[in-house]
RNA sequence: AAAUUAUUAUUUUUUUUUUUAUAAGAGUUUGAUCCUGGCUCAGGAUGAACGCUAGCGGCAAGCUUAACACAUGCAAGUCGAGGGGUAAUAUAUAUUAUUAUUAAUUUAAUAAUAUAUAACGACCGGCGAACGGGUGAGUAAUACUUAUGUAAUUUGCCUUUUGUUAGAGAAUAGCCUAAAUAACUUUAGAUUAAUACUCUAUAAUAUAAUAUAUUAUUAGGAUAUAUUAUGAAAGAUUGGUAAAAGAUCGACAAAAGAUAAGCAUUUGUCUGAUUAGCUAGUUGGUAAGGUAAUGGCUUACCAAGGCUAUGAUCAGUAGGGGGCCUUAGUGGGCGAUCCCCCACAUUGGUACUGAGAUACGGACCAAACUCCUACGGGAGGCAGCAGUGAGGAAUAUUGGUCAAUGGAGGCAACUCUGAACCAGCUAUGCCGUGUGUAGGAAGACAGUCUAUGGAUUGUAAACUACUUUUGUAUAAGAAUAAAAGUUUUUUUUAAAAGAAAAAUUUGAAGGUAUUAUACGAAUAAGUAUCGGCAAACUCCGUGCCAGCAGCCGCGGUAAUACGGAGGAUACUAGCGUUAUCCGGUUUUAUUGGGUUUAAAGAGUGCGUAGGUGGAUUGUUAAGUCAAUAAUGAAAUCUUAUAACUUAAUUAUAAAAUGGUUAUUGAUACUAAUAAUCUAGAGUAUAAAUGGAGUAAUUGGAAUAUGUGGUGUAGCGGUAAAAUGCUUAGAUAUCACAUAGAACACCGAAAGCGUAGGCAGAUUACUAAUUUACUACUGACACUGAGGCACGAAAGCGUGGGGAGCAAACAGGAUUAGAUACCCUGGUAGUCCACGCUGUAAACGAUGAUUACUAGUAAUUGGAUUAAUAUAAUAAUUCAGUUAUCAAGCGAAAGUGAUAAGUAAUCCACCUGGGGAGUACGGUCGCAAGAUUGAAACUCAAAGGAAUUGACGGGGACCCGCACAAGCGGUGGAGCAUGUGGUUUAAUUCGAUAACACGCGAGGAAUCUUACCAAGGUUUAAAUGUAUUAUGAAUAAUUUAGAAAUAGAUUAGUCUUCGGACAUAAUACAAGGUGCUGCAUGGUUGUCGUCAGCUCGUGCUGUGAAGUGUAAGGUUAAGUCCUUUAACGAGCGCAACCCUUAUCAUUAGUUGCUAACAGAUAAUGCUGAGAUAUCUAAUGAGACAGCUUACGUAAGUAAAGAGGAAGGAGAGGAUGACGUCAAAUCAUCAUGGCUCUUACAUCUUGGGCUACACACGUGCUACAAUGAAUGAUACAAUAAGUUGCAAAUAGGUAACUAUAAGCUAAUCUUUAAAAUCAUUCUUAGUUCGGAUUGAAGUCUGUAACUCGACUUUAUGAAGCUGGAAUCGCUAGUAAUCGCGCAUCAGCAAUGGCGCGGUGAAUACGUUCUCGGGUCUUGUACACACCGCCCGUCAAGCCAUGGAAAUUAAUAUUAUUUAAAGUUGGUACUUUAUAAAGUACUAAUUAGAAUAAGAUUAAUGACUAGGGCUAAGUCGUAACAAGGUAGCCGUAUCGGAAGAUGUGGCUGGAAAAUCUCUGUUUUUA
Repeated sequence: AAAUUAUUAUUUUUUUUUUUAUAAGAGUUUGAUCCUGGCUCAGGAUGAACGCUAGCGGCAAGCUUAACACAUGCAAGUCGAGGGGUAAUAUAUAUUAUUAUUAAUUUAAUAAUAUAUAACGACCGGCGAACGGGUGAGUAAUACUUAUGUAAUUUGCCUUUUGUUAGAGAAUAGCCUAAAUAACUUUAGAUUAAUACUCUAUAAUAUAAUAUAUUAUUAGGAUAUAUUAUGAAAGAUUGGUAAAAGAUCGACAAAAGAUAAGCAUUUGUCUGAUUAGCUAGUUGGUAAGGUAAUGGCUUACCAAGGCUAUGAUCAGUAGGGGGCCUUAGUGGGCGAUCCCCCACAUUGGUACUGAGAUACGGACCAAACUCCUACGGGAGGCAGCAGUGAGGAAUAUUGGUCAAUGGAGGCAACUCUGAACCAGCUAUGCCGUGUGUAGGAAGACAGUCUAUGGAUUGUAAACUACUUUUGUAUAAGAAUAAAAGUUUUUUUUAAAAGAAAAAUUUGAAGGUAUUAUACGAAUAAGUAUCGGCAAACUCCGUGCCAGCAGCCGCGGUAAUACGGAGGAUACUAGCGUUAUCCGGUUUUAUUGGGUUUAAAGAGUGCGUAGGUGGAUUGUUAAGUCAAUAAUGAAAUCUUAUAACUUAAUUAUAAAAUGGUUAUUGAUACUAAUAAUCUAGAGUAUAAAUGGAGUAAUUGGAAUAUGUGGUGUAGCGGUAAAAUGCUUAGAUAUCACAUAGAACACCGAAAGCGUAGGCAGAUUACUAAUUUACUACUGACACUGAGGCACGAAAGCGUGGGGAGCAAACAGGAUUAGAUACCCUGGUAGUCCACGCUGUAAACGAUGAUUACUAGUAAUUGGAUUAAUAUAAUAAUUCAGUUAUCAAGCGAAAGUGAUAAGUAAUCCACCUGGGGAGUACGGUCGCAAGAUUGAAACUCAAAGGAAUUGACGGGGACCCGCACAAGCGGUGGAGCAUGUGGUUUAAUUCGAUAACACGCGAGGAAUCUUACCAAGGUUUAAAUGUAUUAUGAAUAAUUUAGAAAUAGAUUAGUCUUCGGACAUAAUACAAGGUGCUGCAUGGUUGUCGUCAGCUCGUGCUGUGAAGUGUAAGGUUAAGUCCUUUAACGAGCGCAACCCUUAUCAUUAGUUGCUAACAGAUAAUGCUGAGAUAUCUAAUGAGACAGCUUACGUAAGUAAAGAGGAAGGAGAGGAUGACGUCAAAUCAUCAUGGCUCUUACAUCUUGGGCUACACACGUGCUACAAUGAAUGAUACAAUAAGUUGCAAAUAGGUAACUAUAAGCUAAUCUUUAAAAUCAUUCUUAGUUCGGAUUGAAGUCUGUAACUCGACUUUAUGAAGCUGGAAUCGCUAGUAAUCGCGCAUCAGCAAUGGCGCGGUGAAUACGUUCUCGGGUCUUGUACACACCGCCCGUCAAGCCAUGGAAAUUAAUAUUAUUUAAAGUUGGUACUUUAUAAAGUACUAAUUAGAAUAAGAUUAAUGACUAGGGCUAAGUCGUAACAAGGUAGCCGUAUCGGAAGAUGUGGCUGGAAAAUCUCUGUUUUUA
């Protein structure tokens, strides 16, 4: 908005709008990545438990374990209106007795007796007790569930309808009497009643039989008619004078209903096949019996059936459902409370009664247990409510009331009711509520942290104002009572009953809910967590300890991870932990997964069941779809509304209940059925092909052996050898003979076959495939659980054969060993025939079939076409076999018409790693073994592909005094020096492969000094600031002492008057060569002066990453060039800097001196000079610039020109990102820790210098290329006043004395090898100089430990150095001396510099070492000093086997057998029937015996497995893992393992062959 309606409301339909519900991931494998895959977490839930804590209320819930045992009380009675009665009680009356009292049997009390009424113990009888309440043991179907049937049935009480209720009889309980017994209880006698019992009569729409008819879903149904037979009963109350009638409650018969049951059928309902066959009343039939009723339910006879792979049987587990929890949902888990059904009542069996039971609070029997006993016998059953014990992590009161609801009985009042309603206990759960509210900054105190400024707890508190839920006190106070009873009235009636009204009585909970008033913030907060997941951070303590932990993991001295504290976060009267379930988990995948390499395609085929299936037409309507109806209990869930102040909770209504059944309809698809077709499939015909199979025949080469020649000393074998063969003639060679096995070339990612597999040639037989074209059949097809067949090698059995090869075995080598690799031999075996085995990396690691989806190239077997004489060739096409690639797919690698693409059908298989393809059991096998195939326990990973590194006894390329070529050393001697070791009171500490060891140390007698012994000191060294005080400090002398130190004496300021200086005191700041270089800064070494290391943007890849930085050239160089999805840039390289080589310019002292002059013994000594040298500042110069060759270029090569220098001219400084937790806390600095009358500090003495020995680095030598003596030359650097010292003098000398000059181009510090001459003449010397004696010099306070030097004497070892090893490529090596730092002196032969003299060699990159780039493999990433396998030894854990032992379960056979039931016989009773007693038969719970079976537990001993920072032996695997590895099999061996045989690539490297993508040019 429309319709409906008179209108509104309601209702219906449509549209619009709004609202609600609705699927999350994370951590962990790696150096990093993507994937696979498990483990773990966040959520929800619970009949829970535990820890800490706790104000209140409402509503729920409360033995999940021992269906274990139970003390005590209660839980089922009721009816006197069925009956006989009267034990108790009450009332009344009467009588008697006693007591009291009275005038008095007058009155009262008590007792007894009797009667009556009310009522009632026990008894007979009726109804009930089969309900209600409990539990879940059993049960996997006699259950439950859903839907039907009952024509195969019953049903007390209740409702409706019809009719009847007549007559008679015999007993019995109780009471009474007597008896037995401990008890329970029992027996006998007498007597009595009934709605108890029995008999008779009558009765139909009852029951039975027969007959007929109608009807029906035609079965034992229903209805009607006729005949025959059978079969009932009980009264009570009221009423009335009495009786009767009537009324009420009963009783009987019949019909119907309702309710409640019985039986049957269908649907669904756990796990195991390591349970595959089960069954004898079993399956069916006939007859009989039995039952309420069908039926093998039972019996007899007959037949031989029935169930099962769609899982029988067996075993295990389990009450089922509505529902509950969870989930987006499908699902998964559960079956407490409430409701329905079932089963059970100590265990097992049995029937009786009854409408109903095989009976929880009944009976009988058996068993176990408990109790009583007078030992003869008895009693009992809480899985009802409370309660007790036990078990357990764990679950409540021996409560109140029948007021309400409901039940039993009763006419009723009423009685009973642990059902029920209430209360008590428990935070067990859900829900609600409170513990205050507002203001309040000096941001208080205190706490905590701190960078000391502050921050935080924190408006939090205090304080001010307010409120009163809750609390305490006082007071008021329900609903639940519609109802029923009692009384009265009215009405109706003859009277009652009935109906109506009024009054009154009845409340456990409970003085509760609720309400009012007063008081007063008053009475009320915890728990867990804070490394990540996952919200929340600091301090202290601890120091791989104590401890934490859900996973990853944290803790070894700076712990946000342990413990405490402060703070924070989360939830909150609760919080956390544990246990269990679902979820997340698409991690069992129907929704919704996979199988090349991660777990996973069966070794291959044939084929049964099953599943699936081509085209066309008709019919049916099973599936399917639609509509309607029935059912799907209620509660629950959802929605709406309502009632408790709210909520939980409760109520009402709606919706939902996805299912099943029935009826009707639709017919596209599937199915069924009838018919047709040819595209799938097959058959026939023709042609072709091949190492397809089986059998037979046959050939040559090679090998071995034999015989005979020729011939002579070795052969053979290896990296090298040896074992072996050989003068008895080998090897070699020639001829002949014999034997067995295998088939060169062809030969090829070529062929055939289902797979395994198949190769000389020929023949026979058999099978297959392909092509071509027509003809025929007409869906005959695909797949294929079980099943059957085939199936390499090895192996087994029997019999042959045996040349070569060759497990085992033997010997020789290798080796630490060598059960191996290598060598010499050698047996099974390899071969054949016939059997068995049944497995392989049986692989394309890829199941079979069908269809579809771009190309290119090659090849095998066919066909067609073109042109051609053929062949070759080209094009098209069918069937195979390969390569490469598009799309797509994939985690990626890859795959890609031969799919791992897109779809369909069927089968097989997978679900973390290990344990384990193991154990046990079954099947197969002669055996070996195969097949099927777990669990406990244990780990948080195992794994796939790819990436970056590192590594390789992988490859390619390149470089370096790396090797090679040379020169000289070290290693041998003596000494020096450092280190180790040893020693010591101490021998201070550090450095320790390269990268420690003449290093820190560029100076250990004291000091240094850090070490040791002894003796001292304790605000203590130095400095600064401030204040105060003083005038000293200091020097000298002296006493004690080893000295430090302590004491004594003497001397002892300046001033510009401000102060300065010094000392003392006070305040502040001590000190440590103690530890940690693995807390650090700084500094340093090394790879390495190697050429590398990175970034931005872009592009590629899911990503880690890659590209750039690869490729081709070139360079010393990531140096440069060319190409290029890269373009650029940075740190390194190079250059810029310094020294040196040449020149120019400028300058000219302290340097220089050509010319001029002067002087001297001599000298730039002087005047002077400015050319050259030199000095020191600025410039020039070198760039492959020029020529040639090659090259696109970069550049290279050879020579040349020029030039001082030529290809970086030479040398230095300069050290990328990083590596080694490299070195240093003892240079210094510094965090933390640590000592404080000492780990600080002072002094003396000692030590760092020790000495059997080992190593490193050096010096001097071993001599003639030399030594000694003498003579004669030539430098550079550098240093110097506490110094260098000329010169002169002395001393043999070290040195001493005097002393010029110089703060330095001015003065001083003598160069040596060389050269010349002489001696020595090959010797332990005229070599060599150690060691030692004596005497000295110098420094210093002091040379004993412990200095250097001089003189003299002494005169070791050593005659060129084993294995091995070091340095060096030109002004270098070698050799010669000089200087300096440190320093009083010196250990210096060291270190750092300087100059003099001055070589040899480099073919080259095979090898050694180190490094760089690319590539390859990897199980390494702490990165090969990696990883890792197995035995043995030790500890712990679970498991298998095992002689045997124990227990349980179900079964079979035999024997026995209670109670009961059924039957038989005899007897009793009775008129029969029925009943009873005795005996007996059948059946049966149970028991005994025997037998195996299954399950569980235990078990000496034994087997393997798993786990466990640092045990033993080896080194099997990962790299070509040092013998490529692995699979199957066999043998052998301490162990990994080795070897044989066949197979695989999931092997590296190399070579060859073949094939191929893209682009350009020519024909």
The RNA shown here (small-subunit ribosomal RNA) has 1563 nucleotides and comes from Candidatus Shikimatogenerans bostrichidophilus. Its mean pLDDT, the model's own confidence on a scale to 100, is 80. It matches the Rfam family "Bacterial small subunit ribosomal RNA". It was read from a public genome assembly. The source organism's lineage runs through Bacteria, Bacteroidota, Flavobacteriia, Flavobacteriales and Candidatus Shikimatogenerans.